[in-house]
RNA sequence: UCUCGAUAACGGCAAACCUGGCGAAAGCCAGCGGCGCAAAGCUACAGGGGCUUCAGCCUGAGAAGAGGCAUGCCAGCCAGCUACCGAA
Repeated sequence: UCUCGAUAACGGCAAACCUGGCGAAAGCCAGCGGCGCAAAGCUACAGGGGCUUCAGCCUGAGAAGAGGCAUGCCAGCCAGCUACCGAA
């Protein structure tokens, strides 16, 4: 240095529930909480995948209703990039 990951050290993050707020929704923010996490740090048109459909677009339509499409969202799905510590 690379790989790897201890019932190690210094520490870190924070699922669900509940409360308040934002949003059409997915979801996000704050509090509470602690399921878990060795990258649960960062990256979301321009890698894959997933969620949502108010507006907009497309199909169709007399209209309403309907179906489809991310430009909305998820990094705690994979992936990419970067990084603390050091037993075996």